About this RNA
Small-subunit ribosomal RNA from a metagenome, 1472 nucleotides, folded computationally.
[in-house]
RNA sequence: AGAGUUUGAUCCUGGCUCAGGAUGAACGCUAGCGGCAGGCCUAAUACAUGCAAGUCAAACGGGCAUAGCAAUAUGUCAGUGGCGCACGGGUGAGUAACGCGUACACAACCUACCUUUGAGAGGCGAAUAGCCUUGGGAAACUGGGGGUAAUACGCCAUAGCAUUUACGGGUGGCAUCACUUGUAAAUUGAAGCUGAGGCGCUCAAAGAUGGGUGUGCGUCUGAUUAGCUAGUUGGUAGGGUAACGGCCUACCAAGGCUACGAUCAGUAGGGGGUGUGAGAGCAUGGCCCCCCACACGGGUACUGAGACACGGACCCGACUCCUACGGGAGGCAGCAGUAAGGAAUAUUGGGCAAUGGACGAAAGUCUGACCCAGCCAUGCCGCGUGAAGGAUGACUGCCCUCUGGGUUGUAAACUUCUUUUGUCUGGGACGAAAAGCGGGGGUGCGCCCUCGUGUGACGGUACCAGAAGAAUAAGCACCGGCUAACUCCGUGCCAGCAGCCGCGGUAAUACGGAGGGUGCAAGCGUUAUCCGGAAUCACUGGGUUUAAAGGGUGCGUAGGCGGUUUGAUAAGUCUGUAUUGAAAGCCCAUCGCUUAACGAUGGAACUGGUAUGGAUACUGUCAGACUUGAAUUAGGAUGAGGUAGGCGGAAUGUGACAUGUAGCGGUGAAAUGCUUAGAUAUGUCAUAGAACACCAAUUGCGAAGGCAGCUUACUAGACCUUAAUUGACGCUGAGGCACGAAAGCGUGGGGAUCAAACAGGAUUAGAUACCCUGGUAGUCCACGCCCUAAACGAUGCAUACUCGCUGUUUGGUUUUCGGAUCAAGCGGCUAAGGGAAACCGAUAAGUAUGCCACCUGGGGAGUACGUUCGCAAGAAUGAAACUCAAAGGAAUUGACGGGGGUCCGCACAAGCGGUGGAGCAUGUGGUUUAAUUCGAUAUACGCGAGGAACCUUACCUGGUCUAGAAUGUGAGUGAAAUGAUCUGAAAGGUGAUUGACCCGCAAGGGACACGAAACAAGGUGCUGCAUGGUUGUCGUCAGCUCGUGCCGUGAGGUGUUGGGUUAAGUCCCGCAACGAGCGCAACCCCUAUCAUUAGUUGCCAGCACUUCGGGUGGGGACUCUAGUGAGACUGCCGGCGUAAGCCGCGAGGAAGGUGGGGAUGACGUCAAAUCAUCAUGGCCUUUAUGACCAGGGCUACACACGUGCUACAAUGGCGGGUACAAAGGGCAGCAAGCAUGCGAGUGCAAGCGAAUCCCAAAAAGCCCGUCCCAGUUCGGAUUGGAGUCUGCAACCCGACUCCAUGAAGGUGGAAUCGCUAGUAAUCGCGCAUCAGCCAUGGCGCGGUGAAUACGUUCCCGGACCUUGUACACACCGCCCGUCAAGCCAUGGGAGCUGGGGGUGCCUGAAGAUGGUGACUUAACGGGGAGCUAUCUAGGGUAAAACUGGUGACUGGGGCUAAGUCGUAACAAGGUA
Repeated sequence: AGAGUUUGAUCCUGGCUCAGGAUGAACGCUAGCGGCAGGCCUAAUACAUGCAAGUCAAACGGGCAUAGCAAUAUGUCAGUGGCGCACGGGUGAGUAACGCGUACACAACCUACCUUUGAGAGGCGAAUAGCCUUGGGAAACUGGGGGUAAUACGCCAUAGCAUUUACGGGUGGCAUCACUUGUAAAUUGAAGCUGAGGCGCUCAAAGAUGGGUGUGCGUCUGAUUAGCUAGUUGGUAGGGUAACGGCCUACCAAGGCUACGAUCAGUAGGGGGUGUGAGAGCAUGGCCCCCCACACGGGUACUGAGACACGGACCCGACUCCUACGGGAGGCAGCAGUAAGGAAUAUUGGGCAAUGGACGAAAGUCUGACCCAGCCAUGCCGCGUGAAGGAUGACUGCCCUCUGGGUUGUAAACUUCUUUUGUCUGGGACGAAAAGCGGGGGUGCGCCCUCGUGUGACGGUACCAGAAGAAUAAGCACCGGCUAACUCCGUGCCAGCAGCCGCGGUAAUACGGAGGGUGCAAGCGUUAUCCGGAAUCACUGGGUUUAAAGGGUGCGUAGGCGGUUUGAUAAGUCUGUAUUGAAAGCCCAUCGCUUAACGAUGGAACUGGUAUGGAUACUGUCAGACUUGAAUUAGGAUGAGGUAGGCGGAAUGUGACAUGUAGCGGUGAAAUGCUUAGAUAUGUCAUAGAACACCAAUUGCGAAGGCAGCUUACUAGACCUUAAUUGACGCUGAGGCACGAAAGCGUGGGGAUCAAACAGGAUUAGAUACCCUGGUAGUCCACGCCCUAAACGAUGCAUACUCGCUGUUUGGUUUUCGGAUCAAGCGGCUAAGGGAAACCGAUAAGUAUGCCACCUGGGGAGUACGUUCGCAAGAAUGAAACUCAAAGGAAUUGACGGGGGUCCGCACAAGCGGUGGAGCAUGUGGUUUAAUUCGAUAUACGCGAGGAACCUUACCUGGUCUAGAAUGUGAGUGAAAUGAUCUGAAAGGUGAUUGACCCGCAAGGGACACGAAACAAGGUGCUGCAUGGUUGUCGUCAGCUCGUGCCGUGAGGUGUUGGGUUAAGUCCCGCAACGAGCGCAACCCCUAUCAUUAGUUGCCAGCACUUCGGGUGGGGACUCUAGUGAGACUGCCGGCGUAAGCCGCGAGGAAGGUGGGGAUGACGUCAAAUCAUCAUGGCCUUUAUGACCAGGGCUACACACGUGCUACAAUGGCGGGUACAAAGGGCAGCAAGCAUGCGAGUGCAAGCGAAUCCCAAAAAGCCCGUCCCAGUUCGGAUUGGAGUCUGCAACCCGACUCCAUGAAGGUGGAAUCGCUAGUAAUCGCGCAUCAGCCAUGGCGCGGUGAAUACGUUCCCGGACCUUGUACACACCGCCCGUCAAGCCAUGGGAGCUGGGGGUGCCUGAAGAUGGUGACUUAACGGGGAGCUAUCUAGGGUAAAACUGGUGACUGGGGCUAAGUCGUAACAAGGUA
């Protein structure tokens, strides 16, 4: 110090979350020791039991006990009396207050014990406890009688420096006054005890200590609490108090507090401090210290120096206990402890040894204060669980590419060493100083000094020494990112994890386990809470055009802020001094416990307050002056500024009349509507209301809303010019007041147009809409309300400052009449600067100042409740629960659009021929089946399959095998091999018999066959969404990128866009780009022309022979073959053009503008296809999902689709004759020829491993003949019969031949396909696979050989530029609302039920005060009982307000993978 998370990516805004520290903590797992601290945060709930405040015999009388003969002494007990019990200890309920903190004040006060000073203590008296006696009562307790003491009580005396009154003097101050002094009068006191030292007692004064009271300042939240107050505010008089005071009472006055927040409500003890933080702050107030409050709830006083009293009293109340039912007792928020509550908090311990306290002369007693111990890892601190060496890097475990390697890991074993801690043995504290007692000394005789003696709960503890021995001692969390740490197995959106983002749907570093690792460590994690990070409430230190946020606008009150100058003052400000800011704590230094924590001493600090001296720049205040801010006067010009009146024309509607006839109107198209009772149209006249064309603009005016025909009256403003006047009069503006579009409301008018609602017609699946025909409120006027708008420049007002260019409105100056310039407006572009960017930029969103308003994640919600306003509608103010991890702004790249522009393609159009109808072939779906194996589905469907009768074959049924059907190694056996017979469907089983290879002298070896064990099996089983390879599609579309530079915060852009051009990102020009790569093109192959080389098996022009066949000799000329070359490049010409290039029945040329065809497929897309070609990870299977065999199936058949063949005929069919190819194939082959059969074929057989021989006949064509438009001499399906061939075998299920049979079909609905030239169409030939073949398929070959393209509006697909976007899984996108279901919180609600506070009335205990007091007392100027008046806790009652809980029903809201209905929004979202 930051990080994660919104996006495809980016920048910003903004929330959520994390890393840190802390705790009086709790929970989970774990646990060796010690030191120091801490330990009911909840029920201020209830409490059993014990203890926590007594002491004094040197105040007093007595009882008892002991000693003594006794006087008496000692001890003890209850009582009288004194002091204490108001301290110490606990708790935080109440309290928002002079309660606390701080600083002052008391001229308005008190203070026991203590200290100092002064003075004093003389006399008298009467009682009463205890005790004795006698009653009552269960008890608690209590009545009567008798006698008694005091340092208890009363009276008298003495006293003035005390108190009161009256009259003076002096000094001082602070308003009342204070102090001091004089005179006169009046009043008040005492107590004794003794050890004879002393201790007490009374009065007065002073001190100290402790308290009381007052005041300034500070001290939580809510305005959805705005008014509160009757002893209230003040005065006079009196009472009361220690003392001031409405503290109380009577009377008088009407005040007092409050927006600087009264009152009310909620919450809360305050502070020193503590936690955190860089600080400012924020949060907090446990332990320790100070203050306050309280003591079962509430009230009251008594005693006392002090209390309205925790372990006192009285009363009321609640509760508990005892009871003889009459009545009594009690108060742990003291220490322990119990119950309860709770996530949770300890022992019914020891001791007064120390410190402190009460009493006492003292010894001493008491002390749950305190000092200690016990329990608890609750925290902080310290220590240990060993150290060094040790590699064959052992074993196990785990992982892997697995004969092996890696890791665990120097870790272990092993060797050496050490002994903290623990165990055992022994020693053993500090804390203790005193007091007292004994001795000595001094002395002011009170006391002081000194020596000895004397006291330890903790504790035989800390500590020290010794002994043996690695011996007694490690866990917890985490390992996807943030965040240090990775693999395997299991699981399979399950189980689960999760702080946020998010993991898990068969290869999970995220779940669970394991191995390994990381972090911390006697602890580690989790949870909760606080601060931090969060500049995320911003004083330090934020914002408001579009992210949340400028009030709709003005006027103006309070407040805030304020021009130049002089003087005064000194409030703010600065500075010095004094005082205070307790201690502890924090910080620094030093010291003490072995260290540290902890503790001690000292310092600093305590940023603050008060008082006082000084300074005077700035601010303030007072006084004076000034003119530049502001205002006023004069002159001028300006505009849809406002209000009221008058006038005008066009248009529209309506009415009347006229002309005139069949339609008008309306729409995408229609219909509703109007019209023969005469519409629409046209003309004339009349009438009504509303709005003001052109001018008109980027204009003008106004504070905003807003303002537009002309004119008149009234009225307001800004502006310009020049002087003059006033002299800061100014700016802003919370509340307040006024204005405020449209719609809406009230009353009364008016009503032409338009037009919510409504009606009808259309559209549509529907159409409560869009469109059409009508149409009422309203729209208009007057008056009164409403008070809201995207009331927008989404930009508050004012002032100052900060380059330029340009247009325009109004006024002024100047002018050479072009213009220049000044002021005020209204616009555009821009420098600097700003901004997240878009953009803003003198009209700021720049630089500054002043004031106001507003914001703090999204939703819930501008909702609910409350309040105010309103006639209502509603407006203003304005939450929470709950829920999400985002919501959002700007810009970028894509994709998309029923956005735009440009362009291309057999895309459309123009043509030719088909498909869709028929029959058949074939594939698919579906169905069926034991099985109809599997895959492919826009880009599948004559596809994988270039050959399913068996085989193939993967499927089914049945029979079989289990290291297996195949291959390799293999000891060994045997030549190989042939294998009869039997059984069986076959596989398989059984195996007689026969047989003897090659090399070698032999041993042996080789080929081949069988082959035990063992090792490698096998799988067309799954996953193409784990993969490689291959392929399809977009698409043979023209695109896709990179380097450097430049631009941008960045994603990214530029280049690649633009202007032309092209088949093309092809080329040219331009340009912050310059270059380059993959694509395009070219290079390759075939084909079209020529040349050349070479001539056999090919060819034959000339020559010769000939059986007339290039057959033969011969020839290379030609064809051809197959090598090498040439050729075409817009090269030439003309036109257009800057160029690229285009145009031309151009020239030339075999070929002309890539000549034709092929091969060739960029970056990528579709988790596209294929695990069944092959390969391959993982999973599954192993007497089966492997292997063998027989038979069956893949050929099924109501049906649907795709692709084809054959046709429907005369451009034809049939018969006869006749001509011309190319490319292929051939030895398990092609086969001439001959014979034979009607034929398929068969028999014999030449030639040919092929430019030689064969397949081989090319067919359409041409010639001749026939048929005559018909279900035919078309068409050939189907069926019967007879055959041929292949093959082990044609039944399921082959092809072909012959004879016979002769179906549908007469050109095919909606729709749809191919093709632009040697193409379509049409004709035949060949080949692969193959025994044969279901081939009409596929791949090739040649023959014949067209038509049409105006053109790019439309359909489909694509390319580029641009635009919008809420899409990015990218429009097959996104997304809204009702309804239905579940869950959650919440508003209303007839009511029901609680709580606290206030008010009125009634009643009213104890007590206080007053009156009375005939009764009583030893007290007589006294006291009390009783009676009575007032006040009062509490109780009762009544009506309201506030605030909770609950409530049938009800309202909306939120959340929830796959519900319903539609399609509102995002693109022009299909009606912006």
It matches the Rfam family "Bacterial small subunit ribosomal RNA".